Predicted 3D model of a 179-nucleotide RNA (Lysine riboswitch aptamer) from Mesobacillus campisalis. The model forms 96% of the base pairs in the Rfam consensus. It matches the Rfam family "Lysine riboswitch aptamer". Rfam's curators write: Riboswitches are metabolite binding domains within certain messenger RNAs that serve as precision sensors for their corresponding targets. Allosteric rearrangement of mRNA structure is mediated by ligand binding, and this results in modulation of gene expression. This family includes riboswitches that sense lysine in a number of genes involved in lysine metabolism, including lysC.
[in-house]
RNA sequence: AGUAAGGAUAGAGGCGCAAAGACCAUAAGUACUCAUUCUGAGGAUAAUGAGGUCCAUUGAGGAUUGGGGAAAGGGGUAUUUGCCGAAACUUUGAGAACUCAUUCUUCUUAAAGUUGGUUCUGUGAUUGAAUAAAUGCAGAACUGUCAUAUAGGGAACUAUAUGGAGGGCUAUCUUACGC
Numbered sequence: 001a002g003u004a005a006g007g008a009u010a011g012a013g014g015c016g017c018a019a020a021g022a023c024c025a026u027a028a029g030u031a032c033u034c035a036u037u038c039u040g041a042g043g044a045u046a047a048u049g050a051g052g053u054c055c056a057u058u059g060a061g062g063a064u065u066g067g068g069g070a071a072a073g074g075g076g077u078a079u080u081u082g083c084c085g086a087a088a089c090u091u092u093g094a095g096a097a098c099u100c101a102u103u104c105u106u107c108u109u110a111a112a113g114u115u116g117g118u119u120c121u122g123u124g125a126u127u128g129a130a131u132a133a134a135u136g137c138a139g140a141a142c143u144g145u146c147a148u149a150u151a152g153g154g155a156a157c158u159a160u161a162u163g164g165a166g167g168g169c170u171a172u173c174u175u176a177c178g179c
Base pairs, nucleotide, nucleotide: 002177003176004175006174007173008172009171010170011169014084016083017082018081019080020079022077023076024075032068033067034066035065037063038062039061042055043054044053045052046103047102048101049100050099051098087115088114089113090112091111092110093109094108095107096106097105116143117142118141119140120139121138122137123136126134145164146163147162148161149160150159151158152157
């Protein structure tokens, strides 16, 4: 010289990722509540069954008429903050949401797996109000990075094509082996 998924630090991709509060629209004239009239025994706590607690003939619940009237989650705008497996999704396990059983949803956490990033189209399903958003699958385009090939060039590099993946790529320092 070189070898090793070696270690550390700092970076790049771009409508880049995520979070927080503020404002706006939607949710919705819905839930809820007050009054009136009719009826008359159940109702609430995710669903079903059992139980517990609370409310109920001083009227539960339902219906009519009238008055008042939200919020969460999700979405948009700009700002701030943290970052570049940022983050997202799937499966399995543990815990919590009154108790037990089954199922489901949400949150926290662990393991394994997939995805470089963005956009568009189609399709499926949803404990979403929604035709929004998110999400599974398939296809297409753009873009960054590395490798290979061809062409140009003194070179750095540029263009085209093909392919790979973030445990990657670039830069600097360093460890061990080796010379």